[in-house]
Molecule: SAM riboswitch aptamer (S box leader)
Organism: Nonomuraea wenchangensis
RNA sequence: CGAUCAUCCAGAGGAUCCGAGGGGCCUGGCCCUGUGACGGUCCGGCAACCUGCCCAGCUCGGGCAAGGUGCCAACGCCAGGAACGAUGAGGA
Repeated sequence: CGAUCAUCCAGAGGAUCCGAGGGGCCUGGCCCUGUGACGGUCCGGCAACCUGCCCAGCUCGGGCAAGGUGCCAACGCCAGGAACGAUGAGGA
């Protein structure tokens, strides 16, 4: 960079810094928030896409671990909308 594939109602929070909005955008709701939200850092945790090992084995699959990512209010908060978006894998 952006074609493709998979997933997006499961799961997982404490400390600290900051200080006003935040939950992507539009409309309508709903919710979180000075009892400090959102965001940052540290620690902790969740999960198992890639990865490693084992079992089985044509393929599909199952189990263990947790090295690379990811994630830790509410289904991507809900409904409608649009050039929707996010994460991973894979590719150049």